[in-house]
Molecule: c-di-AMP riboswitch aptamer (ydaO/yuaA leader)
Organism: Cohnella sp. CIP 111063
RNA sequence: AGUGAAUUUAAGCUUAGUUUCCGGAAACUUCCGGAAAGCGGGGGAACCAAGUUUUUGGGGCGAAUCAUUCAGCGAGAAUGUAGGGAACCAUCUAUCCCGAGCCCGUCAGCUAACCUCGUUUGCACUGGAUGGGUCAUAA
Numbered sequence: 001a002g003u004g005a006a007u008u009u010a011a012g013c014u015u016a017g018u019u020u021c022c023g024g025a026a027a028c029u030u031c032c033g034g035a036a037a038g039c040g041g042g043g044g045a046a047c048c049a050a051g052u053u054u055u056u057g058g059g060g061c062g063a064a065u066c067a068u069u070c071a072g073c074g075a076g077a078a079u080g081u082a083g084g085g086a087a088c089c090a091u092c093u094a095u096c097c098c099g100a101g102c103c104c105g106u107c108a109g110c111u112a113a114c115c116u117c118g119u120u121u122g123c124a125c126u127g128g129a130u131g132g133g134u135c136a137u138a139a
Base pairs, nucleotide, nucleotide: 008139009138012123013122018037019036020035021034022033023032024031025030038119039118040117041116042115043114048109057107058104059103060102061101066080067079068078069077070076083098084097085096086095088132089131090130091129092128093127094126
C1' cells in the first nucleotide's frame, strides 16, 4: 500500500403539529414577524336523520370513558374498565406503559359551495414469528 474478515458508530418515539421562502434580531444555526405548501380541527344548504326535550343545560378537541370502594365538610385516594401507545411497514403474540387535561358560553345533527382556527408538548433508544420494503457502502 492492497485484499479479506470481524466489531462498533451513523436513518429515533409520542402527537395533526412538518417543509420551503421573505424580513428582522442574535451569533453558529436559535428566536420573532409574515407568506405559501402539507397535515389536522371547527362552523356551515339541499337530501337524509330527528321527531322532540330544551339548568337535570348543551356542545367541542383528545385514546383518555365508565363502574365499584375508601374518605366524607371537602380536597382526594385505591382497584378495575371502554379505548390508546411502543422504534422501516402490516398482521399475530409476549412484555411494559397511558387511560389526562383543556375549551365554547345558552348555542351548533349530517352537510356541497363558502367561512374560520391550529401547526405543539413531553421524552428516549422493546423483544419474537410471518410477509414485504429500504440499505447511507462511510469511519